[in-house]
RNA sequence: ACUUUCGACGGAGAUGGCAUACCUCCGAAACCGCCCGCGAGGGCUGAUGAUGCCUACGACCAA
Numbered sequence: 001a002c003u004u005u006c007g008a009c010g011g012a013g014a015u016g017g018c019a020u021a022c023c024u025c026c027g028a029a030a031c032c033g034c035c036c037g038c039g040a041g042g043g044c045u046g047a048u049g050a051u052g053c054c055u056a057c058g059a060c061c062a063a
Base pairs, nucleotide, nucleotide: 009027010026011025012024013023016054017053018052019051020050022049033044034043035042036041
């Protein structure tokens, strides 16, 4: 100097916030959805990785 493993810590998980510390991943990476199209461009779902609550949007019903 490089590589591997373990522990701690920190970070991330397609559109907002809080909580859970349960799951996966990463150590400057992890992460940055899907479909059609050569491209330009067009179309579609979802506010969660997962659960609960709130906010925004959409659909239906009732008052």
Predicted 3D model of a 63-nucleotide RNA (Fluoride riboswitch aptamer (crcB RNA motif)) from Variovorax sp. Sphag1AA. The prediction has a mean pLDDT of 78. Its Rfam family is "Fluoride riboswitch aptamer (crcB RNA motif)". Rfam links the family to the GO terms positive regulation of gene expression and response to fluoride. The model forms 100% of the base pairs in the Rfam consensus. The organism belongs to Variovorax, within Bacteria.